Model confidence (mean pLDDT): 80 of 100.
This is a predicted structure of a 76-nucleotide RNA (transfer RNA) from an uncultured Anaerolineales bacterium.
RNA sequence: GCCACCAUAGCUCAGUUGGUAGAGCAGACGUUUCGUAAACGCCAGGUCAAGAGUUCAACUCUCUUUGGUGGCUCCA
Repeated sequence: GCCACCAUAGCUCAGUUGGUAGAGCAGACGUUUCGUAAACGCCAGGUCAAGAGUUCAACUCUCUUUGGUGGCUCCA
C1' cells in the first nucleotide's frame, strides 16, 4: 500500500424482507433473612464510532473518514 470483518448501555454481546433499540452482568431502591456478598422484585442507564447521501421513514442501504482485528504484498 491492498482486501475482508468489526465499532450498539459502565462491561460482554444480540438486534434481516428499513417502521417506537434489547439481554446478561455491574449499579440505585425495595422485599425476604438473625445476617449477607446469596435469592426475588423493581428502577435507572443509549450521539447505535463520526460526517454526508437515498427514503415519508435509516442501527439497518450507499459513499467518505477515524479506530480495532485478521490476511496479502513491497522494502530493509
The sequence was found in a public genome assembly. Its Rfam family is "tRNA". About the family: Transfer RNA (tRNA) molecules are approximately 80 nucleotides in length.